Overview
A computed fold for a 247-nucleotide part of an RNA from a Minisyncoccota bacterium, annotated as large-subunit ribosomal RNA, domain VI. NCBI's taxonomy places the organism under Bacteria, Bacillati, Minisyncoccota. Model confidence (mean pLDDT): 89 of 100. It was read from a public genome assembly.

Context: one part of a larger RNA
RNA sequence: CGUCGAUUCUUGAGGGGAGUCAUCCGUAGUACGAGAGGACCCGGAUGAAUUAACCUCUGGUGUACCAGUUGUCGUGCCAACGGCAUUGCUGGGUAGCUAAGUUAGGAAGGGAUAAGAGCUGAAGGCAUCUAAGCUCGAAGCCUACCCCAAGAUUAGGAAUCUUUAAGAUCGCUCAGAGACUAUGAGCUUGAUAGGCUCCAGGUAGAAGCGCGGCAACGCGUUAAGCCGAGGAGUACUAAUCGAUCAU
Numbered sequence: 001c002g003u004c005g006a007u008u009c010u011u012g013a014g015g016g017g018a019g020u021c022a023u024c025c026g027u028a029g030u031a032c033g034a035g036a037g038g039a040c041c042c043g044g045a046u047g048a049a050u051u052a053a054c055c056u057c058u059g060g061u062g063u064a065c066c067a068g069u070u071g072u073c074g075u076g077c078c079a080a081c082g083g084c085a086u087u088g089c090u091g092g093g094u095a096g097c098u099a100a101g102u103u104a105g106g107a108a109g110g111g112a113u114a115a116g117a118g119c120u121g122a123a124g125g126c127a128u129c130u131a132a133g134c135u136c137g138a139a140g141c142c143u144a145c146c147c148c149a150a151g152a153u154u155a156g157g158a159a160u161c162u163u164u165a166a167g168a169u170c171g172c173u174c175a176g177a178g179a180c181u182a183u184g185a186g187c188u189u190g191a192u193a194g195g196c197u198c199c200a201g202g203u204a205g206a207a208g209c210g211c212g213g214c215a216a217c218g219c220g221u222u223a224a225g226c227c228g229a230g231g232a233g234u235a236c237u238a239a240u241c242g243a244u245c246a247u
Stems, first nucleotide, its partner, number of pairs: 001151001005161006014148004020048007032037001050105005058099004065092005070085006109143003116136004167245004171187005192238003195234005201227003208221005
């Protein structure tokens, strides 16, 4: 820019992805074979590599969470804290992101075939799978499975709304999104983010005080205190008022 002014939901021409393999068990030590050996077919199980999604579990990370601890400086001192030293170092760790973790996939089926196996059957009184005709036959082909898809210019279809415009954009609060943009959730007729409350979860038992000990320190108060991203609730704060496009 086109496609009927929109919103939502779709059809699927066409395109892409996937397509793998092994071992074991039963059938069966059967068929076969003198024996040695040892099946087709069919059914079942396990796994390898690989692909996708996810974070319940196992872990990793987790420099805005918690604790311990060394040196030094500071808050006048004690105590308690803070700064710096690679996040000072060390032990753990929520969300998120992750694999080594978890779950799922390859299939089955249908159609037309290749090599090949055949039926009927003449040319050529026989024979012949082929010349007419017909039946089978592969991890391959077309489907089937998953994804994209009406710029499929043949621009499709359905429902609803629409000039009092429908609708969209700007602006603002944001995240299941993200370089920007876009996408998505919201904008008081509101739980969108922050705050607060509760919960989950993490650290591991705060400070102060009391008691015990000469002291270092221990015990109690105390499953304490603190807590980033998680869940729920709650309008306390911020999403004001509005403008533009559109026939």
It matches the Rfam family "Bacterial large subunit ribosomal RNA".